[in-house]
């Protein structure tokens, strides 16, 4: 150096200028709050704020207690308020390694399933070949009847593998050995499991992201949750007045007049538009120290760090850094492989934008470093 692989970080910085947004503060309009104007200050997006997939905090609703039922989860062991999430580890499959990856509990509890080939697909089966037995034939020729899972043949998948023995040919039929189960002992580990000795029967096929069995865990809806304040207009309700003994309205500044005329006032609830609150100090950050491999835990300084609602977080110039290209260049180093600097000119900078608040997961997307692994090349 090239390839991989694995953890980690950043997420452009300063100024100058215009503006949003929001908190305090002081002023100003106004009888006082409120609002509103105007100045000064101070704070103003993320690693994913994103998919809303878990899981929880709050919040309303349901709920006497137990159990079925549905629904989730499924190798241990730790974390954690929790969790289908992390850590760290068995075991299995990938890779020459680093590393990666798993929906990884039960199919020697039952029921079920398995297209097409193929003779048979699940208490196995005899297509082809092997053996015998009868009859035949010139002939192991052809016909039956039996007995075989060694072979060939189909299949994703055919009832353990090799070898000696055995047989008429075979066959765990015996036997060694190995591979797998069940068991039991001794070691090791907190476990999952690991290493070794025995023992059984002689072998149990897949599939449970099939039904289903065990274990564990389980009410619903999400801040639009909910809480309060309350126009205008039609509903509801109470009390009063008044229905030819005229309440009210219209003409009109006012009475008189005159027309119309059955409802008129008030005050009480709901609710709506609209506004407050919920709304941001929190399983909080940051730094140090301890404790554990680690996730994480304690402890101590210390910090306040967005709160918007037709929804603020933004433009624009300039200097700087960082990365490309001109550059197979110029130059310093080194025996090489290679490695470092470089004025200037142009160029580049992703993904994406809170909305009750965390913990994780998943997906998006620009660079930077970086332990290991493995090939290669000088020394």
């Nucleotide at each position: 150096g090239g390839a991989g692989c694995u953890g980690g970080c950043c997420a452009g910085g300063c100024a100058a200028u215009c503006g949003c947004u929001u908190g305090u503060c002081c002023g100003g309009u106004u009888g006082u709050a409120a609002a509103c104007c105007g100045g000064a200050u101070g704070g103003g997006a993320g690693g994913a704020a994103a998919g809303u997939c878990c899981g929880a905090a709050c919040a309303c609703c349901a709920u006497a207690g137990a159990g079925c039922a549905g629904g989730g989860u499924g190798c241990u062991c730790c974390a954690u308020a929790a969790c289908g999430u992390g850590g760290a580890g068995u075991c299995g499959c990938g890779g020459u390694g680093a590393c990666g990856u798993g929906a990884a509990g039960g199919c020697a509890a039952g029921u079920g399933c398995a297209a097409c080939a193929g003779a048979a697909a699940g208490c196995a089966a005899a297509c082809c070949g092997c053996c015998u037995c009868g009859c035949u034939u010139u002939g192991u020729u052809g016909c039956g009847g039996g007995g075989u899972a060694a072979g060939g043949g189909u299949g994703a998948a055919a009832c353990g593998g090799u070898g000696c023995g055995g047989u008429a040919a075979g066959a765990g039929c015996g036997c060694a050995c190995c591979a797998g189960u069940u068991u039991u002992c001794c070691g090791g580990g907190u476990g999952a499991c690991c290493g070794g000795g025995g023992a059984a029967g002689c072998u149990a096929g897949g599939u449970a992201a099939a039904c289903c069995c065990c274990a564990c865990c389980u009410g619903g809806u999400g801040c639009a949750a909910g809480a309060c304040c309350a126009a205008a207009u039609a509903g509801g309700g109470a009390a009063g007045c008044g229905u030819c003994u005229g309440a009210g309205g219209g003409c009109u500044g006012c009475u008189c007049g005159u027309c119309c005329g059955a409802g008129c006032u008030u005050c009480c609830g709901g609710g709506u538009a609209g506004g407050u609150c919920g709304c941001u100090a929190g399983a909080g950050g940051u730094u140090c120290c301890g404790g554990g491999u680690a996730a994480c835990c304690g402890g101590a300084a210390u910090c306040c760090c967005a709160g918007a609602u037709g929804a603020a977080u933004g433009g624009u110039u300039g200097c700087c850094a960082u990365c490309c290209u001109g550059a197979c260049a110029a130059u310093g180093g080194g025996u090489a492989a290679c490695c470092g600097u470089u004025a200037c000119a142009g160029g580049a900078a992703a993904c994406a934008g809170a909305a009750u608040u965390c913990g994780g997961c998943u997906u998006a997307u620009g660079g930077c470093c970086u332990a290991c692994u493995u090939c290669g090349g000088c020394c």
Predicted 3D model of a 379-nucleotide RNA (Bacterial RNase P class A) from a Desulfobacteraceae bacterium. The sequence was found by an Rfam model in a public genome assembly. Taxonomically the source falls in Desulfobacteraceae (Bacteria, Pseudomonadati, Thermodesulfobacteriota, Desulfobacteria). The coordinates come from a structure-prediction model, not an experiment, and the mean pLDDT is 76. Its Rfam family is "Bacterial RNase P class A". By type it is a ribozyme.